[in-house]
Context: one part of a larger RNA
RNA sequence: GGAUGAACGCUAGCGGCAGGCUUAAUACAUGCAAGUCGAGGGGCAGCACGGGUAGCAAUACCUGGUGGCGUCCGGCAAACGGGUGCGGAACACGUACGCAACCUUCCCAUAACUGGUGAAUAGCCCUCCGAAAGGAGGAUUAAUACACCGUAACAUAAUGAAGUGGCAUCACUUUAUUAUUAUAGACUUCGGUCGGUUUUGGAUGGGCGUGCGCCUGAUUAGGUAGUUGGCGGGGUAACGGCCCACCAAGCCUGCGAUCAGUAACUGGUGUGAGAGCACGACCAGUCACACGGGCACUGAGACACGGGCCCGACUCCUACGGGAGGCAGCAGUAAGGAAUAUUGGUCAAUGGACGAAAGUCUGAACCAGCCAUGCCGCGUGAAGGAUGAAGGUCCUCUGGAUUGUAAACUUCUUUUAUCUGGGACGAAAAAAGCUCAUUCUUGAGCACUUGACGGUACCAGAAGAAUAAGCACCGGCUAACUCCGUGCCAGCAGCCGCGGUAAUACGGAGGGUGCAAGCGUUAUCC
Numbered sequence: 001g002g003a004u005g006a007a008c009g010c011u012a013g014c015g016g017c018a019g020g021c022u023u024a025a026u027a028c029a030u031g032c033a034a035g036u037c038g039a040g041g042g043g044c045a046g047c048a049c050g051g052g053u054a055g056c057a058a059u060a061c062c063u064g065g066u067g068g069c070g071u072c073c074g075g076c077a078a079a080c081g082g083g084u085g086c087g088g089a090a091c092a093c094g095u096a097c098g099c100a101a102c103c104u105u106c107c108c109a110u111a112a113c114u115g116g117u118g119a120a121u122a123g124c125c126c127u128c129c130g131a132a133a134g135g136a137g138g139a140u141u142a143a144u145a146c147a148c149c150g151u152a153a154c155a156u157a158a159u160g161a162a163g164u165g166g167c168a169u170c171a172c173u174u175u176a177u178u179a180u181u182a183u184a185g186a187c188u189u190c191g192g193u194c195g196g197u198u199u200u201g202g203a204u205g206g207g208c209g210u211g212c213g214c215c216u217g218a219u220u221a222g223g224u225a226g227u228u229g230g231c232g233g234g235g236u237a238a239c240g241g242c243c244c245a246c247c248a249a250g251c252c253u254g255c256g257a258u259c260a261g262u263a264a265c266u267g268g269u270g271u272g273a274g275a276g277c278a279c280g281a282c283c284a285g286u287c288a289c290a291c292g293g294g295c296a297c298u299g300a301g302a303c304a305c306g307g308g309c310c311c312g313a314c315u316c317c318u319a320c321g322g323g324a325g326g327c328a329g330c331a332g333u334a335a336g337g338a339a340u341a342u343u344g345g346u347c348a349a350u351g352g353a354c355g356a357a358a359g360u361c362u363g364a365a366c367c368a369g370c371c372a373u374g375c376c377g378c379g380u381g382a383a384g385g386a387u388g389a390a391g392g393u394c395c396u397c398u399g400g401a402u403u404g405u406a407a408a409c410u411u412c413u414u415u416u417a418u419c420u421g422g423g424a425c426g427a428a429a430a431a432a433g434c435u436c437a438u439u440c441u442u443g444a445g446c447a448c449u450u451g452a453c454g455g456u457a458c459c460a461g462a463a464g465a466a467u468a469a470g471c472a473c474c475g476g477c478u479a480a481c482u483c484c485g486u487g488c489c490a491g492c493a494g495c496c497g498c499g500g501u502a503a504u505a506c507g508g509a510g511g512g513u514g515c516a517a518g519c520g521u522u523a524u525c526c
Base pairs, nucleotide, nucleotide: 001526002525003524004523006522007521008520009519010518013378014377015376016375017374018373019371020370021336026334027333028332030331031330032329035076036075037074040073041072043069044068047067048066049065050063051062052061053060054059083289084288085287093213094212095211096210097209098208099207102206103205107202108201109200111198112197113196114195115149116148117147118146125138126137127136128135129134155180156179157178158177159176160175161174162173163172164171165170185194186193187192215261216260217259222252223251224250227249228248229247230246232244233243234242264286265285266284267283268279269278270277271276291312292311293310294309295308314325315324316323317322342368344367345366346365350364351362352361353360354359381412382411383410384409391403392402393401394400395399418462419461420460421459422458426453433446434445435444436443437442470515471514472513473512474511475496476495477494481510482509483508484507485506491498492497
């Protein structure tokens, strides 16, 4: 000198774009953050409509008939998105290869099928237990829930034959025989549409292996028994001591094993001419974690942040018998700390889940609020104006120098602030409607609808210099000097050092220098 997720002191006009618990992975009140589908099903608590009964009427009652729909069964989603950096020195990450050792819901393409039957169960109803959380029993009922039968191969498995290929275990192709294995319907304008089961290929997402790279310490030199390898099994989507039985005695290590400490990694960021050094906030990719620890279930996918079980710590409720909970999601609270924001708006756009769709949900996201935390931009006026006014300061003091064209005064401008009026882009549509084309699918056109931000940005107009400057420094390094006060005191200080009666170094004043809505100080890195 540059830099920062900064903090502190003094000061502060505006806008744009960014950023905002670096500490206690400490504890959390409250609200929200993952639902959706009635075009899978049983149904009908509530709402609306229709219908019926009684009544002159108001009204009361009944009714799943319709729109819909609380609860329930079922499907899909909840493994994404969002957070944090605890652990981990490791194939965790980066990079490059490999899998002849693997899986992949939804999606696209491909081929085939979609026949028959049954037993339950939730809900509703009844009875009961419990303070509650919740639970028990009975009766009855449905399904795209569950189960059975039939059919079936180019799928799977075994065996045989022929061929091709490979570094090996082997792989692939053709063919023959045998065995095994499937399903679900809904809506319909009856044209069909959406589904279901099996197969093959793709796409996407993952899993596994390997080479190289990857911090410090030798005041850590030996470490290791599932340890190293084999054979046989189990397990897995899959290879493998991953696990087990048996057999052998190996394996790593001075090119640093083991142990200890520290640490999420990378793209990148800061600095530097570069080499390098330091760092890894924001954004993007990967990993790990979800009160501490362990475990599995479901599922295509989890050993699952807002799922389950167990142990533990903590908090809460309790009728003392027993229960409930997990903000490292968004806000917010307490605590810690030098220190870090609103218990805001909207699904309008983008994206996601579900749905045939309308649509619903979405603290993802988009916006707004707070903070000079940073970067960038703008302004705080411009031109003229000398009796060089007054006042201040200084001096060699009837005077002069300086503040200083500075002010006053004259003319001008109106960025910005204020007020008035207009007023966006972001919106493309999808859907339902009409027209035309089209075998189906679909395509084109027309009209209609949708904005949180926001009456914001922006534009025009009005009046008026009107609304707007500080901070640090002035001995040398280092740009900028005099007076007064103090008297080794009070104090200053980054280093040298200054102060003991003429201090350009302390404190004040005048003047000056530097930067400027900031300026200094502190901390850290180069």